The RNA shown here (THF (Tetrahydrofolate) riboswitch aptamer) has 92 nucleotides and comes from a sheep gut metagenome. Of the family's consensus pairs, 94% are formed in the model.
This record gives sequence, structure tokens and C1' cells, in this order.
RNA sequence: CAGAGUAGGAUCGACGCGUCAAGUGCCGCGGGAUGGGAAGUUGCCCGCGGACGAAGCACGAAACCGUGCGCGGUGUCGGUUCGCAUCCGCUG
Repeated sequence: CAGAGUAGGAUCGACGCGUCAAGUGCCGCGGGAUGGGAAGUUGCCCGCGGACGAAGCACGAAACCGUGCGCGGUGUCGGUUCGCAUCCGCUG
């Protein structure tokens, strides 16, 4: 001097969940994790409380329900890609 790596974001795929409304998103309070170390923020996660709030349709079936196509700022996993100011460390 150059570079790698976190949490996580975006997107694609697979398998689920919901569509009888959980989840997602928003607000408040509390807590937690967050490159190998220090320290910490944007951001992230969890718990509790609050407000708001939705896209179903077709076929089969006596019904429960099943299947298909959709829908949800939906979950998990995997691929691709992006990815921490500062000091030290690591690689060249």
C1' cells in the first nucleotide's frame, strides 16, 4: 500500500405457513447478539403492550376437507450478489 471476513440487505430457487388472518409493516418499553480483539453506531433479533390492517377463485365432496391457480411488504433452508467509521490483529 492492497485485500479477506460480522450482523444483515437485495434477488433467485426449493419446501412450508396463512388466506376461518397468524405473519409482515408501524409506535412505545425492556433485553440481546453483532469481522479475531477493543469499542460502538446505522442496522438486526427477542419479549411485552398498543394502534392499524388483507384476495380470493375454480373443481371435487353430504360435510369435515382435498387439489389446482392466485394472493401475503409471509417462514425456513440453499445459491448469487452487496455488506461496519476508528485502533489493533490476519493475508499478500